Model confidence (mean pLDDT): 83 of 100.
This is a predicted structure of a 73-nucleotide RNA (transfer RNA) from Ferroplasma acidarmanus Fer1.
The source organism's lineage runs through Archaea, Methanobacteriati, Ferroplasmaceae, Ferroplasma and Ferroplasma acidarmanus.
It matches the Rfam family "tRNA". By type it is a transfer RNA.
It is recorded under the gene name tRNA-Pro-GGG-1-1.
């Protein structure tokens, strides 16, 4: 220098094919339960790497940038 794949709450992950309420687990906070803790249970907090384009509507489509992994030179 060229190419492929990937980027989603604090951590992990589904959703992208076929655009339409962002899923689940864990963590954290609160209530109940306990003599207290743990377990269990109920509720809550919290995310689409960035910019632009297309569209009524973009995590999803298109272009560019940034970052990561791998391959070629």
């Nucleotide at each position: 220098g060229g190419g492929a794949c990937c980027g989603u709450g604090g951590g992990g992950u589904a959703g992208c094919u076929u655009g339409g309420u962002a899923u689940c687990c864990u963590a954290c906070c609160a209530g109940c339960u306990u003599g207290g803790g743990g377990u269990g249970u109920u509720g809550g907090u919290g995310a689409c790497u960035c910019c632009g384009a297309u569209u009524c509507a973009a995590a999803u489509u298109c272009g560019g940038a940034c970052g990561g992994u791998c391959c070629c030179a």